Molecule: transfer RNA
Organism: Candidatus Micrarchaeota archaeon
RNA sequence: GGGCUCCUGGCGCAACGGUAGCGCGUCCGCUUUGCAUGCGGAAGGUUGCGGGUUCGAAUCCCGCGGAGUCCA
Numbered sequence: 001g002g003g004c005u006c007c008u009g010g011c012g013c014a015a016c017g018g019u020a021g022c023g024c025g026u027c028c029g030c031u032u033u034g035c036a037u038g039c040g041g042a043a044g045g046u047u048g049c050g051g052g053u054u055c056g057a058a059u060c061c062c063g064c065g066g067a068g069u070c071c072a
Stems, first nucleotide, its partner, number of pairs: 001071007010024004018055001026042005048064005
């Protein structure tokens, strides 16, 4: 320098173009003498950044940045 894959809550991951979910974690409640477990609930993400297409974009297209991997 080039090819490919990826970037989504604190972490790990989902999400055929139609108002973003799951697990763990965090917080609150119930249960306990107390803790853990279990049960119920809540907070937490404008989807790496900027444009474009579209009635509508996490999803498609372009550029930039970052990570991984392969080639040179």